[in-house]
Context: one part of a larger RNA
RNA sequence: CACCGCCCGUCAAGCCACGAAAGCGGGGAGCGCUCAAAGUCGCUUUGUCCAACCUUCGGGAGGACGGCGCCCAAAGUGAGAUCCGUGAUUGGGACUAAGUCGUAACAAGGUAGCCGUAGGGGAACCUGCGGCUGGAUCACCUCCUU
Numbered sequence: 001c002a003c004c005g006c007c008c009g010u011c012a013a014g015c016c017a018c019g020a021a022a023g024c025g026g027g028g029a030g031c032g033c034u035c036a037a038a039g040u041c042g043c044u045u046u047g048u049c050c051a052a053c054c055u056u057c058g059g060g061a062g063g064a065c066g067g068c069g070c071c072c073a074a075a076g077u078g079a080g081a082u083c084c085g086u087g088a089u090u091g092g093g094a095c096u097a098a099g100u101c102g103u104a105a106c107a108a109g110g111u112a113g114c115c116g117u118a119g120g121g122g123a124a125c126c127u128g129c130g131g132c133u134g135g136a137u138c139a140c141c142u143c144c145u146u
Stems, first nucleotide, its partner, number of pairs: 003109001005106001008102002011099001013096002016093001018091003023086005031078004039071001041069004047065004053060002112133009
């Protein structure tokens, strides 16, 4: 400052953070498929080689290399899940001396207010139904005190 008061919501402006969002970019992990190095292991009757053991001196056993196979690093590829960033647009929210429209609440606030619910409306809100008194005023009833 004390009704020339207080105060509510829409709309407009500024600013801040947040949510949604077609899509875009990226990260780590896992899965399927393709290819597959090195290596262990397995097979190797007809591949090549070999000093130790056996031998009837022919070879045998065993081994090495080579070959084949399983597993498999890396690489390639596919579909998803997850996380991060970005994103036209969009949603409400907070805040900001003096914007717009109204006046809902506070006095019986000029239709008492509020709660729940349903419908409606530029907005505060309005209407219906049920509930509460944290409603004023007047009258009546009951009880208590003087």
Small-subunit ribosomal RNA, 3' minor domain from a Planctomycetota bacterium, 146 nucleotides, folded computationally.
The source organism's lineage runs through Bacteria, Pseudomonadati and Planctomycetota.
The coordinates come from a structure-prediction model, not an experiment, and the mean pLDDT is 80.
Rfam family: Bacterial small subunit ribosomal RNA. Its family is annotated with structural constituent of ribosome and ribosome in the Gene Ontology.